[in-house]
The RNA shown here (TPP riboswitch aptamer (THI element)) has 104 nucleotides and comes from Megalodesulfovibrio gigas DSM 1382 = ATCC 19364. Of the family's consensus pairs, 95% are formed in the model. Its Rfam family is "TPP riboswitch aptamer (THI element)". Gene Ontology term of the family: thiamine pyrophosphate binding. Model confidence (mean pLDDT): 78 of 100. The RNAcentral record of the sequence draws on Rfam and Ribocentre.
RNA sequence: GCAAUCCGAUUGGGGUGCCCCCCGGCCAUGCCGGCGGGCUGAGAUCAUACCCAUAGAACCUGACGCGGCUCGUACCGCCGGAGGAAAUUCGGACCCUGCGGGCU
Numbered sequence: 001g002c003a004a005u006c007c008g009a010u011u012g013g014g015g016u017g018c019c020c021c022c023c024g025g026c027c028a029u030g031c032c033g034g035c036g037g038g039c040u041g042a043g044a045u046c047a048u049a050c051c052c053a054u055a056g057a058a059c060c061u062g063a064c065g066c067g068g069c070u071c072g073u074a075c076c077g078c079c080g081g082a083g084g085a086a087a088u089u090c091g092g093a094c095c096c097u098g099c100g101g102g103c104u
Stems, first nucleotide, its partner, number of pairs: 001099003005093005010087001011053004017039004022034005059084003065078004
């Protein structure tokens, strides 16, 4: 010095599920809408939040996937570094880490 990392800004990307009670609707053993409660999570919605932006597991697809376990969409593993996915942006910091350079 650069990278990584951390902080900030702008721009952009993304998700909003599951269970239960009650009410209403519907050619209806469920589905849709509404009130309330519970679960996981950063977030379970309307947002000035939260998460993520290529060294990309944010998020989507496969997938209402498979195995284990469980009260359970909780938890563990597989699928799987499979296929997609938004800036390889700007500014700052830099103890630790990596690489390169200079001086002694």